[in-house]
Context: one part of a larger RNA
RNA sequence: GGAUGAACGCUAGCGGGAGGCCUAAUACAUGCAAGUCGAACGGUAAAUGGUAGCAAUACUAUGAGAGUGGCGUACGGGUGCGUAACGCGUACACAAUCUGCCCUGUACUGGGGGAUAGCCUCGGGAAACUGAGAUUAAUACCCCAUAAUUUUACGAGAGAGCAUUCUUUUGUAAUUAAAGCUCCGGCGGUACAGGAUGAGUGUGCGUCCGAUUAGGUAGUUGGUGAGGUAACGGCUCACCAAGCCGACGAUCGGUAGCUGGUCUGAGAGGACGAUCAGCCACACGGGCACUGAGACACGGGCCCGACUCCUACGGGAGGCAGCAGUAGGGAAUAUUGGACAAUGGAGGCAACUCUGAUCCAGCCAUCCCGCGUGAAGGAUUAAGGCCCUAUGGGUUGUAAACUUCUUUUCUUUGGGAAUAAAAAGCGGUAUUCAUAUCGCCUUGAAGGUACCAGGGGAAUAAGCACCGGCUAACUCCGUGCCAGCAGCCGCGGUAAUACGGAGGGUGCAAGCGUUAUCC
Numbered sequence: 001g002g003a004u005g006a007a008c009g010c011u012a013g014c015g016g017g018a019g020g021c022c023u024a025a026u027a028c029a030u031g032c033a034a035g036u037c038g039a040a041c042g043g044u045a046a047a048u049g050g051u052a053g054c055a056a057u058a059c060u061a062u063g064a065g066a067g068u069g070g071c072g073u074a075c076g077g078g079u080g081c082g083u084a085a086c087g088c089g090u091a092c093a094c095a096a097u098c099u100g101c102c103c104u105g106u107a108c109u110g111g112g113g114g115a116u117a118g119c120c121u122c123g124g125g126a127a128a129c130u131g132a133g134a135u136u137a138a139u140a141c142c143c144c145a146u147a148a149u150u151u152u153a154c155g156a157g158a159g160a161g162c163a164u165u166c167u168u169u170u171g172u173a174a175u176u177a178a179a180g181c182u183c184c185g186g187c188g189g190u191a192c193a194g195g196a197u198g199a200g201u202g203u204g205c206g207u208c209c210g211a212u213u214a215g216g217u218a219g220u221u222g223g224u225g226a227g228g229u230a231a232c233g234g235c236u237c238a239c240c241a242a243g244c245c246g247a248c249g250a251u252c253g254g255u256a257g258c259u260g261g262u263c264u265g266a267g268a269g270g271a272c273g274a275u276c277a278g279c280c281a282c283a284c285g286g287g288c289a290c291u292g293a294g295a296c297a298c299g300g301g302c303c304c305g306a307c308u309c310c311u312a313c314g315g316g317a318g319g320c321a322g323c324a325g326u327a328g329g330g331a332a333u334a335u336u337g338g339a340c341a342a343u344g345g346a347g348g349c350a351a352c353u354c355u356g357a358u359c360c361a362g363c364c365a366u367c368c369c370g371c372g373u374g375a376a377g378g379a380u381u382a383a384g385g386c387c388c389u390a391u392g393g394g395u396u397g398u399a400a401a402c403u404u405c406u407u408u409u410c411u412u413u414g415g416g417a418a419u420a421a422a423a424a425g426c427g428g429u430a431u432u433c434a435u436a437u438c439g440c441c442u443u444g445a446a447g448g449u450a451c452c453a454g455g456g457g458a459a460u461a462a463g464c465a466c467c468g469g470c471u472a473a474c475u476c477c478g479u480g481c482c483a484g485c486a487g488c489c490g491c492g493g494u495a496a497u498a499c500g501g502a503g504g505g506u507g508c509a510a511g512c513g514u515u516a517u518c519c
Base pairs, nucleotide, nucleotide: 001519002518003517004516006515007514008513009512010511013371014370015369016368017367018366019364020363021329026327027326028325030324031323032322035071036070037069040068041067047062048061049060050059051058052057078282079281080280087207088206089205090204091203092202093201094200097199098198102195103194104193105192106191107190108189109188110144111143112142113141120133121132122131123130124129151174152173153172154171155170156169157168158167159166160165180187181186208254209253210252215245216244217243220242221241222240223239224238225237226236227235257279258278259277260276261272262271263270264269284305285304286303287302288301307318308317309316310315335361337360338359339358343357344355345354346353347352374405375404376403377402384396385395386394387393388392410456411455412454413453414452415451419446425440426439427438428437429436430435431434463508464507465506466505467504468489469488470487474503475502476501477500478499484491485490
C1' cells in the first nucleotide's frame, strides 16, 4: 500500500448493487416451512334443492371433514460436529452393478376369491390413545389362466477379447404378469428390450503439522468353501497358511469439511475457503432396522441416555444446524413482514391446491459504485479572531455581506410502467397420433414504486484525522520529567513546531480514524 462476513470512537444528506451469529453443533415459548388426488374406493355432518304428505317425517340430488388407496415426503432448505479419508480434486475403469417418474419399441390387459379401515353397537383410559362385535368398497390383498428376448437347469454351434470370461444363434424342461377410471377426447396397468437421468463400486496421481510419536497389525494378510449384497470384496462366517504395512515416515498425537475460487503479489508464491456453485458429512447424544426405485430417513419408526413439559401418579409428550423470533454467550450480525405475479418443485387429465424454495419489502454507512451540500460576479481586502518588529502591518480572505443565475437533490401537485414471452380458459385453421399456429378473454406481491411533467425556493445537507523525522502540513498561550504523548526513533526537568488549548495549515471526505487478521 491492498484486503475484510469485521468491531469500536466521532460524525452523517440521497440513490443503485451486494452482504449481514465468524462466538454456544447452547437451550428453545409461539406461528408457519409437505402435501396432493373425488377422473382409484366405500361413504357422511351441516346446509340447500327436488318428490310424497295438512304436518311431523320419509326418500332423493349436491356434498366439508375424517378413513382406505396412489404418488410425493430420499427433492428443495439448514449447519460444518465429525472426517487427514478414495472424503475431496483430477483422470480412468465396472467383462462386478441398480435406476421411480420421463422417452422409444414389441406384446398383453382373461377369470375368480377372502378380508379390512371407515360407518354402526358395546366398552377401557385423566389424557395420549385403545379393545371387542357386526357389516362394506377399491387401481388395497390373494388364487387360477395365458406369456416373453424374464429367471433357473441341462445341452449344441459361431464370433470376440483383457485373465476370470463376453457377445450372438438355437433346442428341451420348469417358473413368474396385469386394474381399472372416464366428461368417450383420453388417463392408466403388466412383461421385456433400449435410451436418458440419477446413484453405487474400484483404481493411478494430488491433498496440513509433529520423530521430544519407530515400530504397527489376529479378520490382521492371503487362500478354499459358504452366506450376504443391486454388485466386487474378510463385507460376514468355518477351515487352512503366516502373512501385511513401515525412515519414499507406517502407527500415534494435534489441527481441519474438500473444491471451483477469494485476497495479495510483476510473477513464482503466500494466506484464506463468508456470500454464489459442485461434492461430502450431520440433524438433541449413541445405536438399529422397517418401508421404498432411492433412506439406515432434519419437520418417519424402535431402543438406550441426558434434558424439558403434561398428569387424576397408573402413564404420556417433545427435538428450530428450515423461516421469523426468544434467552444465553459475545466486541459483534436483521422482521415473530408481503406474495405465489414470475422462476422452479410436489400432486392432479385439468381447473387448481401446497410451497419461509423463490420473488419482493423492512432494519444496519457493513462494503462497492454514483450524486449532492450550489454557480458566476464581488475589496472598504468590512467587523471579529489569531500573529508581529504593534498609531501600523500580516493572516483568516473573494471567504462573508451584496448582485445575478441554476434546481441535481428537497418539498408539493398531477400522470404512471416494463416485468405477462406466457401458462390456463374459449373459438378457429393445419396435418399424421399429437402438436403447431391464429384470434378473443383473464391474472402483478413488489407498487401508485421506478420513471415523467408542472409549481416553490440556495432553499434540506460536513465531518474526521493529522501538522518533530519517517510523512503533506507552524505559530502563540498553558504546563514544567508533572500532567501527558508514542507505530519506530523518541518528546516533557521555565521560551515544547512532539503534552493540553487556540489561530492557521495538510490529507481524505459521508465518511474519517483506531484495533484485529492476511498478503
The prediction has a mean pLDDT of 84. The part of an RNA shown here (small-subunit ribosomal RNA, 5' domain) has 519 nucleotides and comes from a Bacteroidota bacterium.